[in-house]
RNA sequence: UGAGUAAACCGGGUGGUCGCGGGUGUCGGAAGCACCUGAGGAAAGUCCGAGCUCCACAGGGCAGGGUGCUGGGUAAUCCCCAGUGGGGGCGACCCCAAGGAAAGUGCCACAGAAAUGCAGACCGCCGGUUCGGAGGUCGGUCGUAUCUGACUUCCGACGACCGACUUCCGAUCUGGCAAGGGUGGAACGGUGCGGUAAGAGCGCACCAGCGGCCCUGGCGACGGGCCGGCUAGGUAAACCCCACCUGGAGCAAGACCGAAUAGGGGGACACGGGAGUGGCCCGCUCCGUCCCCGGGUAAAGGUCGCUAGAGGCGUCAGGCAACUGGCGUCCCAGAUAGAUGAUCACCCAAGACAGAACUCGGCUUACAGGUUUGCUCACAGC
RNA sequence: GGGCCGUUAGCUCAACUGGUAGAGCAGGCGACUCUUAAUCGUCAGGUUGGGGGUUCGAUUCCCUCACGGCCCACCA
Numbered sequence: 001u002g003a004g005u006a007a008a009c010c011g012g013g014u015g016g017u018c019g020c021g022g023g024u025g026u027c028g029g030a031a032g033c034a035c036c037u038g039a040g041g042a043a044a045g046u047c048c049g050a051g052c053u054c055c056a057c058a059g060g061g062c063a064g065g066g067u068g069c070u071g072g073g074u075a076a077u078c079c080c081c082a083g084u085g086g087g088g089g090c091g092a093c094c095c096c097a098a099g100g101a102a103a104g105u106g107c108c109a110c111a112g113a114a115a116u117g118c119a120g121a122c123c124g125c126c127g128g129u130u131c132g133g134a135g136g137u138c139g140g141u142c143g144u145a146u147c148u149g150a151c152u153u154c155c156g157a158c159g160a161c162c163g164a165c166u167u168c169c170g171a172u173c174u175g176g177c178a179a180g181g182g183u184g185g186a187a188c189g190g191u192g193c194g195g196u197a198a199g200a201g202c203g204c205a206c207c208a209g210c211g212g213c214c215c216u217g218g219c220g221a222c223g224g225g226c227c228g229g230c231u232a233g234g235u236a237a238a239c240c241c242c243a244c245c246u247g248g249a250g251c252a253a254g255a256c257c258g259a260a261u262a263g264g265g266g267g268a269c270a271c272g273g274g275a276g277u278g279g280c281c282c283g284c285u286c287c288g289u290c291c292c293c294g295g296g297u298a299a300a301g302g303u304c305g306c307u308a309g310a311g312g313c314g315u316c317a318g319g320c321a322a323c324u325g326g327c328g329u330c331c332c333a334g335a336u337a338g339a340u341g342a343u344c345a346c347c348c349a350a351g352a353c354a355g356a357a358c359u360c361g362g363c364u365u366a367c368a369g370g371u372u373u374g375c376u377c378a379c380a381g382c
Numbered sequence: 383g384g385g386c387c388g389u390u391a392g393c394u395c396a397a398c399u400g401g402u403a404g405a406g407c408a409g410g411c412g413a414c415u416c417u418u419a420a421u422c423g424u425c426a427g428g429u430u431g432g433g434g435g436u437u438c439g440a441u442u443c444c445c446u447c448a449c450g451g452c453c454c455a456c457c458a
Base pairs, nucleotide, nucleotide: 001378002377003376004375005374006373007372008371009370010369012347013346014345015344016343017342018341020038021037022036023035024034025033040353044364045363047362048361049360050359051358052250053249054248055247059282060281061280062279064246065245066244067243068242069083070082071081072080073079084098085096086095087094088093099241100240104239105238106235107234108233122181123180124177125176126175127174128173130171131170132169133168134167135166136165137164138163139162140161141160142159143158144157189207190206191205192204193203194202208231209230210228211227212226213225214224215223217222254304255303256302257301264293265292266291267290268289269288273287274286275285276284295457296456297455311330312329313328314327315326316325317324318323348351383454384453385452386451387450388449389448392407393406394405395404401438409425410424411423412422413421431447432446433445434444435443
């Protein structure tokens, strides 16, 4: 200098004018006035977990749902931190719904001989039977040619036929094999050497898994060592098994004040019943309760819940960290047709995603651009 | 604000326990007819809302995002 990685943070600023919500003040209220204050890192999605409220201070069982390596953090979690194992990257570092497939059941289309049953022979490799063909060796018989001046015989050479042994090829039948080919996402451990008729954990070495034993190992997940040829397919984000957790509804919860109307009609049952109560049963509570249709109210109103909180910031201590504790300091929206805006001027890097509605802790998603810090790799220079 | 459903061809809907997506209407072409309609035959048309994951394989199972729809006032 370039590329990358992890984390934290900012995300227009300044001034003028006009306007809006809330609080406080002069007095009980209203208006006006003055002062103070007024969106976010995601306020969003509503995906998790809680607080709070009502139904028993939410109780027992079944069913259902959720979570799923280990330890810790927390009010709690599907969150966070630290580790283990696996995967990716040269590396910093990142990713993983990661219990059980040796309890049982289901599924594994097409292709393939065979798809889970210690299965399966299509091509192939090998042994044997029978038949056919070709060749080789040996023996026998016959023939031919040559060696001689000539003839005969023998050995040798060549050819034909017969017999024995043997090799190769093809076909049939039969048996062995799970090496090689082929199909498939997956073919009953992988690689190599030995072995064998050919092969095979059949034997051996290494690797992977499983089982057993051991360790001054670790809280644990797990790690390490030795032994045993034990080799067992995948799928549980299929049913299921195991462990743990789990009652329902939600601020339109709920409480109080208050206007108006018909507490009308139908139905269900009526104490061995009905309702609260959600899928069911029990238990508890109440005794007329519930459901449907209909009625009233623009009083569809007002007050509370409603914002001081598992709160923010700083510092100290404990802890690797998440986090916890002590002390100090600060108050930081609270509307209910719903405020947080409009406009002008200047500056710059020209401003993204986006707007609270009971409140928190997380996760996820969206986000122009910019800042800082730690670390890694490559190149160059000293 | 809170709760709950849905998204498959142009439209309305299927697809059973995962096995490679169909039906009706609509559309194109042809036949029948003097012509049209009806009828018959035939053809085309799909990112199964988008993305990711599990799996050999996803419309189906899981996660996430987008879009659409429905319900919920108080009193007696």

Record summary
Predicted 3D model of RNase P RNA and transfer RNA as a complex of 458 nucleotides. The prediction has a mean pLDDT of 80. Rfam match: Bacterial RNase P class A. Rfam links the family to the GO terms dimeric ribonuclease P complex, tRNA processing and ribonuclease P activity. By type it is a ribozyme.